Predicted 3D model of a 354-nucleotide part of an RNA (large-subunit ribosomal RNA, domain IV) from a marine eukaryotic metagenome.
[in-house]
Context: one part of a larger RNA
RNA sequence: CUCUUGCUAAGGAACUCGGCAAACUAGCUCCGUAACUUAGGGAUAAGGAGCGCCCCAUUAUUGUGAAGGGCCUGCGCCUGGAGCGAGAAGGGGCCGCAGAGAAAUGGGGGUGGCGACUGUUUAUCAAAAACACAGGUCUCUGCUAAGUCGCAAGACGACGUAUAGGGACUGACACCUGCCCGGUGCCGGAAGGUUAAGAGGAGGGGUUAGACUUCGGUCGAAGCUCUGAAUUGAAGCCCCGGUAAACGGCGGCCGUAACUAUGACGGUCCUAAGGUAGCGAAAUUCCUUGUCGGGUAAGUUCCGACCCGCACGAAUGGUGAAACGACCUCCCCACUGUCUCAGCAAGAGACUCG
Repeated sequence: CUCUUGCUAAGGAACUCGGCAAACUAGCUCCGUAACUUAGGGAUAAGGAGCGCCCCAUUAUUGUGAAGGGCCUGCGCCUGGAGCGAGAAGGGGCCGCAGAGAAAUGGGGGUGGCGACUGUUUAUCAAAAACACAGGUCUCUGCUAAGUCGCAAGACGACGUAUAGGGACUGACACCUGCCCGGUGCCGGAAGGUUAAGAGGAGGGGUUAGACUUCGGUCGAAGCUCUGAAUUGAAGCCCCGGUAAACGGCGGCCGUAACUAUGACGGUCCUAAGGUAGCGAAAUUCCUUGUCGGGUAAGUUCCGACCCGCACGAAUGGUGAAACGACCUCCCCACUGUCUCAGCAAGAGACUCG
């Protein structure tokens, strides 16, 4: 010097990203216990007091209930209280620094955020606000169900049957969940347009028995063959409707009130419709340490407000909310070697020899 422990004057978070670590607290009995609340809780809230041993004393009280006795004859009733067990409260006294005498054994309170909760998770850097969750909604599925695995047979679903099963989103509870169907998706419709194979076969080409010929060639039936128009032809798409707890979306400019400012009001353009309630510098606010208030001597954090929301907003849910949380933020009390600032002690290393 390093590590693991123990103790420390005065101060007591000044340490630090942050009280990280450590310290405080701790048991039992009694007293006492706030806001809030889903009336269960919060709560061991908080905050206090007592605690050993001896005597009164084999204490009071209490659980069980034997022998014996009585009535009686039923493995009955009454009485009886032994033995064994539990066990206060009070009074008096004794000792030590210390009586839950060791060990083990909650520090507490307040505010806000997120998630309702108990649970689950990155085996081996993340335990969380992430996942799940009861509850809510939409949607598919009538049973050989939908869906899933498999080439198939077959199996799961389910030896279930719409109070069932699959998929998706949301996520207890309370109050609620606005407007837009133009785009995309899905559902319904079937008149019209478009549209494949197929059907159809007008027409065209090749070949040539034959005919004609100026002997060069020309025409050319049937058959075979290569093509091939009209017409016909389903779903789909176009089209017509519906649907947002389907994917999603939810404006701009200008003017206006008897100071100023602001703009209930008006005009105009665009849109499918222009963000309702609620919340709001927020896990969202760039400007920003916004402004005001609170807390501090001093506060980019925190809490309460304001609203110019760069770029909240209603099941990609909105706003609340008791309880809960090894979650996150801020504050306070207690407590401390975290620190001012270091010291001492014990053990294990380090160093020397072996």
It matches the Rfam family "Bacterial large subunit ribosomal RNA".